[in-house]
Context: one part of a larger RNA
RNA sequence: UUGGGCGUAAAGGGCGUGUAGGUGGUUUUAUAAGCCUGGUGUUAAAAUCUCUGGCUCAACCAGAGUCGUGCGCUGGGAACUGUGAGACUAGAGUUCAGGAGGGGAAGCUGGAAUUCCUGGUGUAGGGGUGAAAUCUGUAGAUAUCAGGAAGAACACCGGUGGCGAAGGCGAGCUUCUAGCCAUGGACUGACGCUGAGGCGCGAAAGCGUGGGGAGCGAACAGGAUUAGAUACCCUGGUAGUCCACGCUGUAAACGAUGUGCACUGGGCGUAGGAUUCUUAUAGGAUUCUGUGCCGUAGCUAACGCGUUAAGUGCACCGCCUGGGGAGUAUGCUCGCAAGGGUGAAACUC
Numbered sequence: 001u002u003g004g005g006c007g008u009a010a011a012g013g014g015c016g017u018g019u020a021g022g023u024g025g026u027u028u029u030a031u032a033a034g035c036c037u038g039g040u041g042u043u044a045a046a047a048u049c050u051c052u053g054g055c056u057c058a059a060c061c062a063g064a065g066u067c068g069u070g071c072g073c074u075g076g077g078a079a080c081u082g083u084g085a086g087a088c089u090a091g092a093g094u095u096c097a098g099g100a101g102g103g104g105a106a107g108c109u110g111g112a113a114u115u116c117c118u119g120g121u122g123u124a125g126g127g128g129u130g131a132a133a134u135c136u137g138u139a140g141a142u143a144u145c146a147g148g149a150a151g152a153a154c155a156c157c158g159g160u161g162g163c164g165a166a167g168g169c170g171a172g173c174u175u176c177u178a179g180c181c182a183u184g185g186a187c188u189g190a191c192g193c194u195g196a197g198g199c200g201c202g203a204a205a206g207c208g209u210g211g212g213g214a215g216c217g218a219a220c221a222g223g224a225u226u227a228g229a230u231a232c233c234c235u236g237g238u239a240g241u242c243c244a245c246g247c248u249g250u251a252a253a254c255g256a257u258g259u260g261c262a263c264u265g266g267g268c269g270u271a272g273g274a275u276u277c278u279u280a281u282a283g284g285a286u287u288c289u290g291u292g293c294c295g296u297a298g299c300u301a302a303c304g305c306g307u308u309a310a311g312u313g314c315a316c317c318g319c320c321u322g323g324g325g326a327g328u329a330u331g332c333u334c335g336c337a338a339g340g341g342u343g344a345a346a347c348u349c
Stems, first nucleotide, its partner, number of pairs: 003321004007303002012317001014201004021194003025088007033081002035077008049065006091191001092188006098181002103177007110154001114150008125136002162169002206247006215241002220236004258316006266294012298305002322349003331342004
């Protein structure tokens, strides 16, 4: 390489959008590039294969014949693929009449709690722990009441419940905005699927500039513990956590399961619709879309998966090929930096 694979053994790109490419519904007709078939030329000789012959046989040698594949020329065929023209509506999409939602962005507002400040009451402790101490308090703390300020997060509702491509999204209201679902019309007429590069989004931490800073809290300091304790526990506490703009581009970015389509027994929940029945607040049946549990066939090394497939198929992309060396070195490239992307070999078992 062929092949075989990718939930957990090595292996699904963090997620989307989309270029080239690959691939693609039903039907009519034309064409004949692919495809099928005939003729013909060529495909040197030798060799191979078959038959016959010559060395006593064989190896070896000679003669005759067959075969092969590729290419060219020239006829024929038209199912399939392609191409041209035309048509269709079951895929895809547009629009109208409805619906649910922590989807996104901006602005405004609210209450509980916390800390701090001021004042009142009040007096000797408070705090903390396994036990203590550092710490705090007669310059009046803790507790309690009243008033004020600040920042951050939104208890209950809350739910294997909702939304989003993923990351993710949860107080209330308003504005702007994206997507999704069901039913029934009308319309476009294959416009689809996938997607190397490209482009965009992308938790936390981190970086730049400017704000903000209540609580928490890397680093750091002290107190303990201990043989030691650069920790776990305690008292403090700076970056950070928050906001705006810009960068970084990584995660056990996980369902450790790529996307799309089709097919293949059921049962029980739950969320959003639609239709229908009824004894009509309610309940039942059918159906579509999501989200869970259990399980048939089948699959699997097993665990398990099982119409939300890891079953059965098709299309396209990504990736793997023994462990270590190593996600290292080097080169290139991106980044302010930290570092990211791409990514070996020697050697060794």

This is a predicted structure of a 349-nucleotide part of an RNA (small-subunit ribosomal RNA, central domain) from an uncultured organism. Its mean pLDDT, the model's own confidence on a scale to 100, is 89.